[in-house]
RNA sequence: UCCCUCGGCCGGACGGUCGCGUCGCAGGAGCAGGAACCCUGCGCCGAGGAAAGUCCGGGCUCCUUGGACAAGUUGCCAGGUAACGCCUGGGCACCCCUUGCGGGGUGACGGACAGUGCCACAGAAAACAGACCGCCCGUGUUCUGCGGGUAAGGGUGAAAAGGUGGGGUAAGAGCCCACCGCGUCCGUGGCAACACGGACGGCACGGCAAACCCCAGCUGGAGCAAGGCCGAAUAAGCGGCGAGCAGCGGUCCUCUGCGAUCAAGACGCCGCGGGUAGGCUGCUAGAGGGUGCGGGCGACCGUACCCCGAGAGAAAUGACCGUCCGGCGUCCUCGUGGCGCCGACAGAACCCGGCUUACAGGCCGAGGGAUCUC
RNA sequence: GCGCCCGUAGCUCAGUUGGAUAGAGCGCGUGCCUCCGGAGCACGAGGUCGCAGGUUCGAAUCCUGCCGGGCGCA
Numbered sequence: 001u002c003c004c005u006c007g008g009c010c011g012g013a014c015g016g017u018c019g020c021g022u023c024g025c026a027g028g029a030g031c032a033g034g035a036a037c038c039c040u041g042c043g044c045c046g047a048g049g050a051a052a053g054u055c056c057g058g059g060c061u062c063c064u065u066g067g068a069c070a071a072g073u074u075g076c077c078a079g080g081u082a083a084c085g086c087c088u089g090g091g092c093a094c095c096c097c098u099u100g101c102g103g104g105g106u107g108a109c110g111g112a113c114a115g116u117g118c119c120a121c122a123g124a125a126a127a128c129a130g131a132c133c134g135c136c137c138g139u140g141u142u143c144u145g146c147g148g149g150u151a152a153g154g155g156u157g158a159a160a161a162g163g164u165g166g167g168g169u170a171a172g173a174g175c176c177c178a179c180c181g182c183g184u185c186c187g188u189g190g191c192a193a194c195a196c197g198g199a200c201g202g203c204a205c206g207g208c209a210a211a212c213c214c215c216a217g218c219u220g221g222a223g224c225a226a227g228g229c230c231g232a233a234u235a236a237g238c239g240g241c242g243a244g245c246a247g248c249g250g251u252c253c254u255c256u257g258c259g260a261u262c263a264a265g266a267c268g269c270c271g272c273g274g275g276u277a278g279g280c281u282g283c284u285a286g287a288g289g290g291u292g293c294g295g296g297c298g299a300c301c302g303u304a305c306c307c308c309g310a311g312a313g314a315a316a317u318g319a320c321c322g323u324c325c326g327g328c329g330u331c332c333u334c335g336u337g338g339c340g341c342c343g344a345c346a347g348a349a350c351c352c353g354g355c356u357u358a359c360a361g362g363c364c365g366a367g368g369g370a371u372c373u374c
Numbered sequence: 375g376c377g378c379c380c381g382u383a384g385c386u387c388a389g390u391u392g393g394a395u396a397g398a399g400c401g402c403g404u405g406c407c408u409c410c411g412g413a414g415c416a417c418g419a420g421g422u423c424g425c426a427g428g429u430u431c432g433a434a435u436c437c438u439g440c441c442g443g444g445c446g447c448a
Stems, first nucleotide, its partner, number of pairs: 001370010012324007020046002023043006048345001052356002055354005060223004071219005076090005091109001092107006110214002115212002117208003132154002134150006162180006181203001182201008227281004237272006249262004253257001288307008325343007332335001375447007384400004393431001402418005424440005
């Protein structure tokens, strides 16, 4: 100097012109008059680190008052947090670099003596072990059998029933011994996971729980279109008043009426509550950010000061110019140069904490590699 | 906002209690048949199992995260 991996941060700056949106103020139009809507002007403000995916966890609100089961989900230990499947620290396992010391990275990392299940093909045998070849013993026979022993050797397989060495034996075998592994118990250190040490056991315990399952912890459901307040027009409903003319029904009469009267319904007016459209609210100052100090290895916590002006309806936040910034290309008179091009991913809709994914370019830190110079 | 399903050959689909070299029909290619074509017969090609990781001896199938498409409710 370049490249790779991991982690953190920024993600164009300033000025001008025009445009868009919320809000505030002023004016106008319209109406008998006023508010809102509408038009014009002025002023303030106007996306993100992911606003995204909606994968987790909460706040808030209603159902709604409790318990159990089911179902779902999490899974080494300790801590952080409102909570989490997130974060921090530690343990253990695996991988990379290194002669080594050590450093870095990754991990869905409870339980396979509670039970059930699966382990294709190959192989003699795949979980109650097991005898194909071989080895050994016996026996028969004379050319390959039969019975028994043997898991040391061969072969198969992803996996073969502790490993290595020695003793032992007919051949072998934890059959015996040493070391290693494994299991149980005890001691020491540690809050714990776990580590170290000792004693005992002769091995009993293959793998799979991202198979069912068991154990332990956690979780009620719905979602701001939650929920609260106000509330037209029209229609249906209920109540009151009017009208009771034609037809229907009851009653009365002078009973073959163009009769009288009552009243349901229709009709008209008024009122009522439910609730639709719509309006207001919920609504943005919060588990908020920055700096200093203190505690802690750290995540984080405490405290003092300062700062925080989108809230919105299918929805505004853009474009151009100038100067600068960064990158690339090109030109020459090689400079603090000229010219041209590019500056991503994306976009609030109740609000937070995480995770994941997308992202031009730049900065910082840690580790590793290559090359050059001294 | 909430919830569910799908992605396998050019097309339509099987296969998902893990054990194949991933199949079928249509389509495509070649040959036979025919005067030629169709039909028929025979053979063949064609697959990142949407993508990337992981679990397992072994993954189209199980798990996780993305991508694309579709549906339902309010």
Two RNAs folded together computationally: RNase P RNA and transfer RNA, 448 nucleotides in total. Rfam match: Bacterial RNase P class A. By type it is a ribozyme.